The part of an RNA shown here (small-subunit ribosomal RNA, central domain) has 350 nucleotides and comes from Alisma plantago-aquatica. Its Rfam family is "Bacterial small subunit ribosomal RNA". The prediction has a mean pLDDT of 86.
Context: one part of a larger RNA
RNA sequence: UUUGGCUUAAAGCAUCCAUAGGUGGCUUUUCAAGUCCGUCGUCAAAUCCCAGGGCUCAACCCUGAACAGGAAGUGGAAACUACUAAGUUGGAGUAUGGUAGGGGUUGAUGGAAUUUCCGAUGGAGCGGUGAAAUGCAUAAAGAUCGGAAAGAACACCAACGGAGAAAGCACUCUAUUGGGCCGACACUGAAACUAAGAGACGAAAUCUAGGGGAGUGAAUGGGAUUAGAUACCCCAGUAGUCCUAGUCGUAAACGAUGGAUACUAGACAUUGUGUGUAUCAAUCCAUGCAGUGAUGUAGCUAACGUGUUAAGUAUACCACAUGGGGAGUAUGUUCGUAGGAAUAAAACUC
Numbered sequence: 001u002u003u004g005g006c007u008u009a010a011a012g013c014a015u016c017c018a019u020a021g022g023u024g025g026c027u028u029u030u031c032a033a034g035u036c037c038g039u040c041g042u043c044a045a046a047u048c049c050c051a052g053g054g055c056u057c058a059a060c061c062c063u064g065a066a067c068a069g070g071a072a073g074u075g076g077a078a079a080c081u082a083c084u085a086a087g088u089u090g091g092a093g094u095a096u097g098g099u100a101g102g103g104g105u106u107g108a109u110g111g112a113a114u115u116u117c118c119g120a121u122g123g124a125g126c127g128g129u130g131a132a133a134u135g136c137a138u139a140a141a142g143a144u145c146g147g148a149a150a151g152a153a154c155a156c157c158a159a160c161g162g163a164g165a166a167a168g169c170a171c172u173c174u175a176u177u178g179g180g181c182c183g184a185c186a187c188u189g190a191a192a193c194u195a196a197g198a199g200a201c202g203a204a205a206u207c208u209a210g211g212g213g214a215g216u217g218a219a220u221g222g223g224a225u226u227a228g229a230u231a232c233c234c235c236a237g238u239a240g241u242c243c244u245a246g247u248c249g250u251a252a253a254c255g256a257u258g259g260a261u262a263c264u265a266g267a268c269a270u271u272g273u274g275u276g277u278a279u280c281a282a283u284c285c286a287u288g289c290a291g292u293g294a295u296g297u298a299g300c301u302a303a304c305g306u307g308u309u310a311a312g313u314a315u316a317c318c319a320c321a322u323g324g325g326g327a328g329u330a331u332g333u334u335c336g337u338a339g340g341a342a343u344a345a346a347a348c349u350c
Base pairs, nucleotide, nucleotide: 005320008303012318015200016199021194022193023192025088026087027086028085033081034080035077036076037075038074039073042070043069050064051063052062053061054060092188093187094186096183097182098181099180103177104176105175107173108172110154114150115149116148117147118146119145120144121143125136126135162169207246208245209244210243211242215241216240220236221235222234223233258317260315261314262313263312266295268293269292270291271290272289273288274287275286276285299306300305323350324349325348332343333342334341335340
């Protein structure tokens, strides 16, 4: 490189943006680079293939004839690709009228609960478990009532629902800001798709500095259990969890399914929006576009299943895999304060 693959068997980068590169709508035109057709010489001999002949046959030897293909020159064709020139609007985008939303950032507020503290009532237990004990409590606990403080998280609404590239996003309000969808159809006129490298973002945990610290809780201590119990259960409890500024760059980062475009049965539910019908009005009903679901035909699939949100039928581009182990390891390099991350073998073995 070819062939054949990538949900679950090896294999889709965690996600986006975009450079080089690759690929690229419709209609004319130019040109002849690719493409196609012809022609010319050439590609030593031997060998191979075919035909004929000679050794008794064969191997072997001799004679003749090539086919295919390659590269170069030359003549032509103009459908397709490229190029030239011009146009077009369906892909793409801009402007415009609406609209839904836990999309992001910022600041402010609220109530329930928890814990602690203060005061009051009251007087012996509380707590915890399979059962207990450690623990708390006459120095007045637990319980009940009133007050204060602190930190973290936001019940119901809530959905098979919503928006976001993913990670992730929910009390309420303010300010600011990104994107989406629908309608009408004004403008630009292929300005598109994908994307190596680069860049950005990236849960939790970790690390650095400064705050904060209610609850929870690695480590740790104690009580149990047990043969033991460095655990599961219980009582405590540090880091952490929270905020600010950085770091790290990984997850079963999962739909285990790369993103884009077109085509290919239906019936059902739901979110946003438009149109029609109906109505006093709202709801309802029918239908278009954009999502989200649960079924299901054809097809596909090793099966499970998937099935207009494809794992179907096609096109272009990218990433990745090539028996198990050794091994996502060694070594080197790059990054990181570090822990480590990225890249990534071989011997050997079955």